A computed fold for a 430-nucleotide RNA from a Pseudonocardiaceae bacterium, annotated as Bacterial RNase P class A. A source record names the gene rnpB. The coordinates come from a structure-prediction model, not an experiment, and the mean pLDDT is 76.
């Protein structure tokens, strides 16, 4: 210098004007008998690294927490960290990369069951499509042999020769022939074909046998807290994959959620009492107070028991006179919960690290139709263009993802642009 790997940080700054939410103050003004309230004033505070998705874990709140049985969900290398976790750290094993480093839903498939598409002959107590080998049948060719007729010669009831025809058996060879069988070495298919290489052996072959290697099971020794690692012996000669399929093993798990939950106020309608008015003298209307908390219709049930509780289900136990549906009407305001917390910052100590201890300092949104905004100026950053006396000036443009709602710890996802640190590989120079 080039190419990378990992981790981390920032997410514009200052000011003016107008405006919004919360807290405190009391020195303005208005309302109110008062408590207090409205407006204004002063001071302080006012979104994020993800506030997001709501996926996981907790705090907190309410309900449940006699018994027995059966289900259900989650997690899954080891050791730690933590309030807890499916998170994080370090390590182990497997895979990838020259390397820094990265990836792994990483218990069990020789408990059992299921499944393994397409292709392929065969896909799980394997399997003969081609090939190879043996036996056999058929056909063809050749060889020698037998026989038949023809012809030539001779020593002529016969013998020898020449060319030819035909049948059976034999031998050899052949046929992209048929049948029966052997063979998993070779070809071809596939993600995967029942260990690999070499030899012995065989008709051809094969862990059939042998040597070495890989892997499995089991035993022993050594190291490590452990996952596991290193070494040695023995054994059958090799056992496929899939558990994000059922299943088995180990561990964990009550339910619902701040619309949790609590308090105050109001309320439609009804009952009773009192007061007033009216008259038709026991009713109507109005007001006040107390208690209750609405009305109408339909269905089921009232011990031959609806419904409810034991918050998955069943048994069992307990409560039990109301329950369900539809229509109509009323209230839908305020306060607490609510933000001081596994809190943040700095320093230091322990630990490889996640993290923890100690000391000091700090207070950092609490809205409820839901505040945190708008605009202007200057500076910084980025891009484009122009001008130069050159690393300077001018003009124009741009700045992401996204926003609390009970609170924390994580994970995941989104993100313009800028910066830092450590490390790796290559090339060159000293």
């Nucleotide at each position: 210098c080039g190419a990378g790997u990992u981790g981390g940080c920032a997410g514009g700054g200052c000011g003016g004007c107008c405006g919004c939410g919360g807290g405190c103050g009391g020195u303005g003004u208005c309302c109110g008998c008062g408590a207090g309230g409205g407006c204004g004033c002063g001071c302080c505070c006012g979104a994020g690294g993800a506030a997001a998705g709501u996926c996981c874990g907790g705090a907190c709140u309410c309900c449940a927490c006699a018994g027995g049985g059966c289900a259900g969900g989650g997690u899954g290398g080891u050791u730690g960290c933590u309030a807890a976790c499916g998170g994080c750290a370090a390590c182990c094993c497997g895979g990838g990369g020259u390397g820094a480093c990265c990836c792994g839903c990483g218990g069990g498939a020789a408990a059992g069951u299921g499944c393994c598409a397409c292709a392929g002959a065969a896909a799980a107590c394997a399997g003969a499509c081609c090939g190879c080998c043996g036996c056999u049948c058929g056909c063809c060719g050749c060889g020698g042999u037998g026989u038949c007729g023809g012809u030539g010669c001779c020593u002529c009831u016969g013998g020898c020769g020449c060319a030819g025809g035909c049948g059976g058996g034999c031998g050899c060879g052949g046929c992209g022939g048929g049948g029966c069988g052997g063979u998993a070495a070779g070809g071809g298919u596939g993600a995967a074909a029942c260990g690999g290489u070499g030899g012995u052996g065989u008709a051809a072959g094969a862990g059939a046998c042998c040597a070495c290697c890989a892997g499995c099971a089991u035993c022993c020794c050594g190291g490590g807290u452990g996952a596991c690692c290193g070494g040695g012996g023995u054994g059958g000669c090799u056992c496929g994959g899939u558990a994000a399929a059922c299943c088995c093993c180990a561990c964990c798990c009550g339910g619902a959620g701040c619309a949790a939950g609590g308090c105050c106020a109001a309320g439609a309608g009804g009952a009773c009492a009192c007061c007033g008015u009216g008259c038709g003298u026991g009713c109507a209307c109005g007001g006040u107070g107390u208690c209750u908390g609405c009305g109408c219709a339909g269905g089921c049930g009232c011990a031959c028991g609806a419904g409810g509780g034991c918050u998955g289900c069943c048994c069992g136990c307990c409560c039990g006179a109301g329950c369900c549906u539809g229509c109509g009407g009323g209230u839908a305001g305020g306060c607490c919960g609510c933000u001081u917390g596994a809190g943040c910052c700095u320093g230091u100590c322990g630990g490889u690290g996640a993290c923890g201890g100690c000391a000091g300092g700090c207070c950092c949104a609490g809205a409820u139709g839901g505040a945190u905004g708008g605009u202007c100026g200057c500076c910084a950053c980025c891009g484009u263009g122009a001008g130069a006396u050159c690393g300077c000036u001018c003009a124009c443009g741009g700045g992401a993802c996204a926003g609390g709602a009970u609170c924390c710890g994580g994970c995941u996802u989104a993100c313009a642009u800028g910066c830092c640190a450590a490390c790796u590989c290559g090339u060159c120079c000293g």